RNAcentral holds the sequence, with entries from ENA. A computed fold for a 72-nucleotide RNA from a bacterium, annotated as transfer RNA. The coordinates come from a structure-prediction model, not an experiment, and the mean pLDDT is 82. Rfam family: tRNA.
RNA sequence: UCCUCGGUGACUCAAUGGCAGAGCGGGUGGCUGUUAACCACUAGGUUGUUGGUUCGAAUCCAACCCGAGGAG
Numbered sequence: 001u002c003c004u005c006g007g008u009g010a011c012u013c014a015a016u017g018g019c020a021g022a023g024c025g026g027g028u029g030g031c032u033g034u035u036a037a038c039c040a041c042u043a044g045g046u047u048g049u050u051g052g053u054u055c056g057a058a059u060c061c062a063a064c065c066c067g068a069g070g071a072g
Base pairs, nucleotide, nucleotide: 001071002070003069004068005067006066007065011023012022013021018055026042027041028040029039030038048064049063050062051061052060
């Protein structure tokens, strides 16, 4: 320098153009001799950045940033 893959809650990951979700973790309450487990409720997100396409973008396009792998 070039190629491929990836970047979404604290963490691990979904969402194939139409309400941004789950698990785990956090908080509150219930349950009980107590803890754990279990149950209920709850907070937490400029979807890496900037622009473009579109009635509508996490999703499509371009450039850039970061990470992993590969070629030279």